[in-house]
RNA sequence: GGUUGCAACAUCCCCGUGGGUUGGGCGAUGGCUCUAAAGGGCCGGAGCAGCGAAUCCACUGCAACC
Numbered sequence: 001g002g003u004u005g006c007a008a009c010a011u012c013c014c015c016g017u018g019g020g021u022u023g024g025g026c027g028a029u030g031g032c033u034c035u036a037a038a039g040g041g042c043c044g045g046a047g048c049a050g051c052g053a054a055u056c057c058a059c060u061g062c063a064a065c066c
Base pairs, nucleotide, nucleotide: 001066002065003064004063005062006061007060013052014050016059017058018057019056020055021054022053023051025048026047030043031042032041033040034039
């Protein structure tokens, strides 16, 4: 230098850091529709986050191999 495996540190355990992609959760303004009304059904998705989902890139640390 390269490759591979791992996450000690953590207010039970799990979770190293940042970012991309896919999918999921909550979901504003708004639109359509049913209703006497209250309300209901469908569309849409600004925004939110420990999303206990996957995957990729870069980086930190530990170890092994070349």